Transfer RNA from an Actinomycetes bacterium, 71 nucleotides, folded computationally. Rfam family: tRNA. The family's RNA type in Rfam is transfer RNA. The RNAcentral record of the sequence draws on ENA and MGnify. The same sequence occurs in records of 2 taxa. The organism belongs to Actinomycetes, within Bacteria.
[in-house]
Formats: sequence, C1' cells, structure tokens
RNA sequence: UCCGGUGUAGUCGAGCGGUAAGACGCGCGACUGUUAAUCGCGAGGCCCAGGUUCGAGCCCUGGCGCCGGAG
Repeated sequence: UCCGGUGUAGUCGAGCGGUAAGACGCGCGACUGUUAAUCGCGAGGCCCAGGUUCGAGCCCUGGCGCCGGAG
C1' cells in the first nucleotide's frame, strides 16, 4: 500500500428497514442477627461524518480503531 471481516451500556453479546433483547457488573430495596446467596426495582449503549429512505443499529460512500490475509 492492497483485499476481506468487524465496531451496539463498564464487560460479553442479540437485533428480516419500523419503540434497541439478554447476561454479568453497578445503584436502591426486600429477605437474613450480619455478610454471601436469592428475589424485586432502576440507571446506563448503536465508533465518526455524509448519503439513500416516509423511516437507518441494519443499506451505500468516506474516515478512524481492532482482527486476519497479500505484497
């Protein structure tokens, strides 16, 4: 430099173009003599910039990061 894949919460990780799941973790509460465990409730997220579309996490273009390959 070229090619392919990938980017969603603190971590992991779903998501046929139509309100963004779940687990762990975190906060509060219940339970308990206390802690742990268990149960309930809650906060928190689509890498960046454009484009297409009535509507984009999803499709397109460029950029950036990560992984792999070619030279």